[in-house]
RNA sequence: GUCCCCGUAGUUCAACGGAUAGAAUAGGCGCGUCCUAAGCGCUUGAUGGCAGUUCGAUUCUGCCCGGGGACA
Numbered sequence: 001g002u003c004c005c006c007g008u009a010g011u012u013c014a015a016c017g018g019a020u021a022g023a024a025u026a027g028g029c030g031c032g033u034c035c036u037a038a039g040c041g042c043u044u045g046a047u048g049g050c051a052g053u054u055c056g057a058u059u060c061u062g063c064c065c066g067g068g069g070a071c072a
Stems, first nucleotide, its partner, number of pairs: 001071007010025004018055001027043005048064005
């Protein structure tokens, strides 16, 4: 330099182009306990950026950023 794959809560993963972006775990509060833990209830938290297509984009397209890989 060329090509390919990936980017969503702190973490690991979901989500036909359409409902309020959903779960597990972690965090917070409470119950629980002599105390802690297990367990239970409630709760906070995310689409890498900018454009485009579309009635509607996490999803499709382009460029950029970041990570990984192949070739040179």
The prediction has a mean pLDDT of 81. Predicted 3D model of a 72-nucleotide RNA (transfer RNA) from a Patescibacteria group bacterium. It was read from a public genome assembly. It matches the Rfam family "tRNA". It is annotated as a transfer RNA. Lineage of the source: Bacteria > Bacteria candidate phyla.